[in-house]
Context: one part of a larger RNA
Parts: sequence; C1' cells; structure tokens
RNA sequence: UUGGGCGUAAAGGGCGAGUAGGCGGUUUGUUAAGUCAGGUGUGAAAUUUCAGGGCUCAACCCUGAAACUGCGCUUGAAACUGGCAGGCUAGAGGACAGGAGAGGGAAGUGGAAUUCCCGGUGUAGCGGUGAAAUGCGUAGAUAUCGGGAGGAACACCAGUGGCGAAGGCGGCUUCCUGGACUGUACCUGACGCUGAUGAGCGAAAGCUGGGGGAGCAAACAGGAUUAGAUACCCUGGUAGUCCCAGCUGUAAACGAUGAGUGCUAGGUGUGGGGGGCGACAAUCCUCCGUGCCGCAGUUAACGCAAUAAGCACUCCGCCUGGGGAGUACGGCCGCAAGGCUAAAACUC
Repeated sequence: UUGGGCGUAAAGGGCGAGUAGGCGGUUUGUUAAGUCAGGUGUGAAAUUUCAGGGCUCAACCCUGAAACUGCGCUUGAAACUGGCAGGCUAGAGGACAGGAGAGGGAAGUGGAAUUCCCGGUGUAGCGGUGAAAUGCGUAGAUAUCGGGAGGAACACCAGUGGCGAAGGCGGCUUCCUGGACUGUACCUGACGCUGAUGAGCGAAAGCUGGGGGAGCAAACAGGAUUAGAUACCCUGGUAGUCCCAGCUGUAAACGAUGAGUGCUAGGUGUGGGGGGCGACAAUCCUCCGUGCCGCAGUUAACGCAAUAAGCACUCCGCCUGGGGAGUACGGCCGCAAGGCUAAAACUC
C1' cells in the first nucleotide's frame, strides 16, 4: 500500500456556519461524455503461456500459435451515471396560527447570609482541634439589639426537568435578539447532505491595561503533627476569583460514541404540543425531546439495543506495536506562558 478498524484495546476533529470537492428525490424528451457491443489500426523484439523441435537430459536455444487484459479511429445501442430542456411534490425552504424554555446581549432592581464600621446592652473569655497551640479579647472581644458601608453569589422552587452547536446557561423586571417544536397543507419547486483549506465560537487557569475587592484562597508566614513534614489539620494571608477592553485557544472540551438519511418487536416514566371520545378526570391516537427495561440483531467481553454500538448508503476526521515523544528540528501563531504542525537515532 491493499485491507481491517475508531464506546472501554491505537484511533471521532472541542463545536457550529460554510468555500472548493464528493454524493444526491421523482418524471418526460434529447444528447452520447462515462458505460456497453461490432469493425479496424497499433500494442517492437526478447520475456510469459501452450504446442513442436535442437544440444546424451536439464538449464539453455530454435520454430509456430496465443497473450500483451492498453490506447487511437470508426459504426452502433440508450437501461444506468453525467450534460441540456421541460414537468412534479414525498426532501428542503417559506407563509399563517399557537404554546414552551436557566438560549444570547444590555439596563435596572430585591431579600437572606458573610465581613467591616458606628451606637446600645453586657463581662471574661472567644476561637480552633483528634488533642492543642499560633490568633482575637479588660484599649471591653465572643454573644445580642439597632443603624450604616461594600462586594460576590442567588436557599426553597429544582426534577437522569428545560434551553443551547459545543463551551455552557439558574433571584426578579424591562428592552433588543437567535433557535427549536406543534398545527394548517396556502406558496417556491430539489433550492439538498457532507465538508479539505480558511475565517468564527470556545470551561478553568494564565497574560496586558484600567477599575473593584465582602467571602474564599495558589504563593507566603506562623502554630501543630511527624523520625522528618517544603503536606494532610489550625490561625492568618497576596495574586487570583468579580467588572470593562484585548490576548491566550487548551481540558477526562466525555455519551471517552463525527454529521446526515432510510429501515428494523415491545413495555414503562418524564418535558413541550396537537387530535378523538369525554365531564375539567380517566383513557386512546399522534409529533418532537429526555430516561429506564428489553426482543431480534450485534459485540472479544462488558454491554448497545428506534437517542444503536443493529441493517444499509453518502461525506469528513482519525488509527497502524511499546518506549524515545505529542518530544527535537524547521515553519506558523502568541506579549509571555506556551499552542499547532511533527520526526529520527537508539531500545524492548
């Protein structure tokens, strides 16, 4: 390479929109590029295969035939693929009518709690631990009552509940705004799927500038523990955590499971709609989502099982023994930290 694979053995890109490309519903006509058939030219010789022959055999050599699976030209076929022209509505999109939601952005606002400040009451302890000590407190702490300041997070509701492509999103109100779902079947008429490169989004930590700083808390200091204790426990405590603007671009970015479409027993819960019967209940049907159990099937097993890891097709990404190594070198990106791309020697 061919092949075989990618939930857990190596392997799904962190995620979506989308360029090139690949693939693409149904029907009529046409074309003849792909495709198929005939003819013809070429496909050197040697080699190869078969038949026969020559060296005593064989290797080797000679003769003949086949083959050279290919390409060109030409004549034809028209089912399929493609091109062109026209039609359709089951894919896709739009319109109209609805209800659901922590989807996103901005502004405003509320109560509980922690801390601090002021004042009242009050007096000797408080705090902390396995036990202590460091620490705080007669300059009046802890406790308790009243007032004030400030920052951050939103108890209950809360739910294998909801929303989002992923990261993620949770007090309340208003404004701006994205998407999904259901119903009608009115419109367009294949407008679709996937997606290399590139551009965008992307938790936490980290970085730059400016603000903010209640609590928590890397680093750091002290007290303990211990043989030691650069830890676990305790008392403190700075970056940071928060906001604005910019950068970084990584995670066990996980369902460790790429996206799309179709098909393939059931049962049961839950979220959002619609319909029938009905009484508002119960029940039946149906669409979309989210869980559990389970048949066939599948799997090395565990398990998966209409939310497939089953049966198929299309497109992309990725793997190819362990270590060396996600490293070196080079290139690109970054303020830096570092990121992306990515080997080899050697060794087992």
Molecule: small-subunit ribosomal RNA, central domain
Organism: uncultured bacterium